[in-house]
A computed fold for a 271-nucleotide part of an RNA from Brevibacterium sp. SIMBA_078, annotated as large-subunit ribosomal RNA, domain VI. RNAcentral holds the full RNA, with entries from ENA. The coordinates come from a structure-prediction model, not an experiment, and the mean pLDDT is 84.
Context: one part of a larger RNA
RNA sequence: CGUAGGAAAUUUGUGGAGGUCUGUCCUUAGUACGAGAGGACCGGGACGGACGAACCUCUGGUGUGCCAGUUGUUCCGCCAGGAGCAUGGCUGGUUGGCUACGUUCGGGAUGGAUAACCGCUGAAAGCAUCUAAGCGGGAAGCCGGCUCCGAGAUGAGAUUUCCAACUGACUUUUGUCAGGGGAGGUGUCCUAUAGAUGAUGGGGUUGAUAGGCCGGGUAUGGAAGCACAGCAAUGUGUGGAGUUGACUGGUACUAAUACACCGAUCACUCA
Numbered sequence: 001c002g003u004a005g006g007a008a009a010u011u012u013g014u015g016g017a018g019g020u021c022u023g024u025c026c027u028u029a030g031u032a033c034g035a036g037a038g039g040a041c042c043g044g045g046a047c048g049g050a051c052g053a054a055c056c057u058c059u060g061g062u063g064u065g066c067c068a069g070u071u072g073u074u075c076c077g078c079c080a081g082g083a084g085c086a087u088g089g090c091u092g093g094u095u096g097g098c099u100a101c102g103u104u105c106g107g108g109a110u111g112g113a114u115a116a117c118c119g120c121u122g123a124a125a126g127c128a129u130c131u132a133a134g135c136g137g138g139a140a141g142c143c144g145g146c147u148c149c150g151a152g153a154u155g156a157g158a159u160u161u162c163c164a165a166c167u168g169a170c171u172u173u174u175g176u177c178a179g180g181g182g183a184g185g186u187g188u189c190c191u192a193u194a195g196a197u198g199a200u201g202g203g204g205u206u207g208a209u210a211g212g213c214c215g216g217g218u219a220u221g222g223a224a225g226c227a228c229a230g231c232a233a234u235g236u237g238u239g240g241a242g243u244u245g246a247c248u249g250g251u252a253c254u255a256a257u258a259c260a261c262c263g264a265u266c267a268c269u270c271a
Base pairs, nucleotide, nucleotide: 001152005163006162007161008160009159010158011157015149016148017147018146021049022048023047024046025045026044027043033038051106052105053104054103055102059100060099061098062097066093067092068091069090070089071086072085073084074083075082076081110144111143112142117137118136119135120134166179167178168177169176170175184262185261186260187259188204189203190202191201192200209255210254211253212251213250214249215248216247219243220242225238226237227236228235229234
């Protein structure tokens, strides 16, 4: 821009893409078969491999403003306690999130038309013949069935709901201009289950959207100060202490203020 008014939501599916992989073992059964050696079809079950999807309960990984320990050095006047730098200084753990080495699931049943091939009936050709007319069976393959996209499918589809078909001036009419109304949308702002940017989702005071604060959870693992024991290093008590990023519930304290813009009003089948 189009989809002959403007919107919001829900859809149909012409069509397209993906997937549709495979092994071992047990049983049937040491049966059928075979002199023996050996050794099945058909059917039933179990466990895998590779591949794919989703997820984070578990097991792990990651963790750069979470917790603790610790070395050197500088500083906070000194002690104590801290801060900076040294790869995040190093080391041990670790919430949310993201992940695989983790968990769950999938490739199934079934239908149709067939290939090679196997048949029925059956003439040409009194017989025979699966074929010439006709009718069946038959594959991991083909078309459906499963998952996803999808009306620019210009053949532009469908359904539901919402808004509008007003006023004035000019004009012979068609119509032109101005105003009003107006569903919905956008800008703008706070943001994340979204994200390179657009976009998408949630909110904007009639508010829990983000931050802060409070409670909880999780993590770390016993804070500082004081007291006691010890010559001291250190230990014990106060005390599962103190601290705690993303998690969770609450709470308007802070910030989402104020506002601006766009937006159909065509036509009566003629061109």